Predicted 3D model of a 123-nucleotide RNA (FMN riboswitch aptamer (RFN element)). Of the family's consensus pairs, 100% are formed in the model. Model confidence (mean pLDDT): 81 of 100. It matches the Rfam family "FMN riboswitch aptamer (RFN element)". Rfam describes the family as follows. The RFN element is a highly conserved domain that is found frequently in the 5'-untranslated regions of prokaryotic mRNAs that encode for flavin mononucleotide (FMN) biosynthesis and transport proteins.
[in-house]
RNA sequence: CGUGUUCUUUGGGGCAGGGUUAAAUUCCCUACCGGCAGUUAAAGUCUGCUAACGAUGAUUUUUCAUCGCCGAUACGGUGCAAUUCCGUAACCGACGGUAUAGUCCGGAUGAUAAAAGAAUUAU
Numbered sequence: 001c002g003u004g005u006u007c008u009u010u011g012g013g014g015c016a017g018g019g020u021u022a023a024a025u026u027c028c029c030u031a032c033c034g035g036c037a038g039u040u041a042a043a044g045u046c047u048g049c050u051a052a053c054g055a056u057g058a059u060u061u062u063u064c065a066u067c068g069c070c071g072a073u074a075c076g077g078u079g080c081a082a083u084u085c086c087g088u089a090a091c092c093g094a095c096g097g098u099a100u101a102g103u104c105c106g107g108a109u110g111a112u113a114a115a116a117g118a119a120u121u122a123u
């Protein structure tokens, strides 16, 4: 220094303004937001992962494992290299509640991808 184990901490943002209505932060105009790791170079849209949902099995109240499900980008420029940068124009967003919700409320003071630090053993 690397690996393993244990512990601690951290670990998701967003409806401003106007219109319609009996009622909408849900509809309409318009505004705003972007988890984690990787990728010759920085990503909501590439590759993979997480939360959510479903099925099966185990366990015994809840948790675990496996499988399934799992949104969306083009063109131009620079460059050795970019669907990642710059320019232009687009697009996407679980479940339950409620006037139809990426942004409100709820499961959730939860869980997790993962990041940082500490301790320790072996090599």
Base pairs, nucleotide, nucleotide: 002123003122004120005119006118007117008116009115010114017029018028019027031103032102033093034092035049036048037047038046044091045090053068054067055066056065057064058063073089074088075087076086077085095106096105097104